SAM riboswitch aptamer (S box leader) from Planomicrobium sp. YIM 101495, 120 nucleotides, folded computationally. Of the family's consensus pairs, 97% are formed in the model. Lineage of the source: Bacteria > Bacillota > Bacilli > Caryophanaceae > Planomicrobium. The RNAcentral record of the sequence draws on Rfam.
Formats: sequence, structure tokens, C1' cells
RNA sequence: CUCUUAUAAAGAGCGGCGGAGGGACAGGUCCUGUGAAGCCCGGCAACCACUCCAAGUCAAGAUGACUUGGAAAAGGUGCUACAUCCUGCAAAAUACACAUUGUAUUUUGAAAGAUAAGAG
Repeated sequence: CUCUUAUAAAGAGCGGCGGAGGGACAGGUCCUGUGAAGCCCGGCAACCACUCCAAGUCAAGAUGACUUGGAAAAGGUGCUACAUCCUGCAAAAUACACAUUGUAUUUUGAAAGAUAAGAG
């Protein structure tokens, strides 16, 4: 970097350093010297690993492997404004305009991006 699978409206600081930017991209719109990014500490969560409990399946023999649910969290990541801040492509419904398209709203699906785990 590519592919696959899963997740996303919950949760998390009135701390220290730092100094102007930030929320992927585009548009919109927000946050920010009542201090941005970044770093440290703290916290949240529970994707992976480890541990424990329950049920089940497989195999074999009295040990194991796997699946599901739960607990815990000292390991590996992640996260810690706003729904993945909203929309970005398609379809449907409704409304309006007007002429058969356009605009708006809602819903559904996709795309894109993010994170984890696995594969190349």
C1' cells in the first nucleotide's frame, strides 16, 4: 500500500508543557488567546492477547480445540467538542415550482474516510 471482516447518535480532565490553529478531502458549518495542533499525565472503551465463570459443539479419552454469553483489565492498539459534525453517489416517498426537469425534506442503500483483527 491492497484485500477481507467487524464497529460507529453510548463513554472519557475546570491537570501540566505548548503556543495558532483544528474538525481526512470538497462545500457547508462549527470549535479555538475564557487558549488550537502536538507532547506528558489522567480517563473511557473492550477490537486483539491473557485470566476466570456458564452453556453448547467436535474430537478423543479423563486432558484438549472451537462457538456463544458474562466478568476482569496490570499486556498490544484505539478513543477522549459536535451522529464518521452535516452533505457529497443512487433509489423511494412527500411538498413546491414548472414542465418533465429542477429544488427542498425524510428514509434506505452505496461510496469515501476512521479504528481493530486477519491475509497478501